[in-house]
Transfer RNA from a Candidatus Woesearchaeota archaeon, 73 nucleotides, folded computationally. It was read from a public genome assembly. Its Rfam family is "tRNA". Rfam describes the family as follows. Transfer RNA (tRNA) molecules are approximately 80 nucleotides in length. Rfam classes the family as a transfer RNA. NCBI's taxonomy places the organism under Archaea, Nanobdellati, Candidatus Woesearchaeota. Its mean pLDDT, the model's own confidence on a scale to 100, is 81.
RNA sequence: GGGCCCGUAGUUUAGUGGCUAUAACGUCGCCUUUACACGGCGAAGGUCCCCGGUUCGAGUCCGGGCGGGCCCA
Repeated sequence: GGGCCCGUAGUUUAGUGGCUAUAACGUCGCCUUUACACGGCGAAGGUCCCCGGUUCGAGUCCGGGCGGGCCCA
């Protein structure tokens, strides 16, 4: 330098254009316990990597960047 794949809560992730963005783990509060753990209930936590475009509507489609992984040279 070229090709392919990926980027969504702290972590892992679901989400094939109609969404007010999902779950698990983790965190916090309450209940339970003499206490801890387990368990139950609830809450917080996301500028969906960035900029533009298409569309009535974009996390999703398109272009360009940035970052990561694999392969080729």